Molecule: glycine-GGAnGA riboswitch aptamer
RNA sequence: GCGGAUGAAAAUAAGGGGAGAGACUGCAAAGUGCAGCGCCGAAGGAGCAAGCUUUGAAACAAAGUGAAUCUCUCAGGCAAAAAGACUUUUAUUUGACGCAACUCUGGAGAGUGCUUAAUGGAGAUUAAGCCACCUACGAAGACAAUUUUCCGUUGCACGUAUCGGAAAAUGAAACUUUCUGGUACAAGGACAGGGAA
Repeated sequence: GCGGAUGAAAAUAAGGGGAGAGACUGCAAAGUGCAGCGCCGAAGGAGCAAGCUUUGAAACAAAGUGAAUCUCUCAGGCAAAAAGACUUUUAUUUGACGCAACUCUGGAGAGUGCUUAAUGGAGAUUAAGCCACCUACGAAGACAAUUUUCCGUUGCACGUAUCGGAAAAUGAAACUUUCUGGUACAAGGACAGGGAA
């Protein structure tokens, strides 16, 4: 600063979206088994930073506490199905906060690529071009659903309701695109924990 009793955050139930990695090999069996090698990480689990606490007089050290999409790969998984962090819609419960900005800390991915020219003793820097890749700043896409309008079928005197179709608007993401940004370190960085006012 914005949103919030015209209901914040949270919980439960149902529905929609939702990545990665061998339909691997051998033996056996007619059942779903046993063994082997190779991989993935987004159910669950474990680990840790800042901060905080305690002890030692202090410097500083030790112990404890301490999150994540990071790390490990115990578990789980590697055609489809199922599951799936996260996200969204509806209903119910509940009842006061939530988000952004500021600041400290953790925080992935992918070529220190090649060619030419200039500067320079060289390393390197700058510019132009070429090929290969990643994407978690920013940008775009769209599903379920909701709202509005129009048309049609059936019933009906009309209207209205239900059902079906068409158009318009609203409509999320870690999924998709790779515009942008990026591919040693640094910086940046969705997200995550702490802090002050």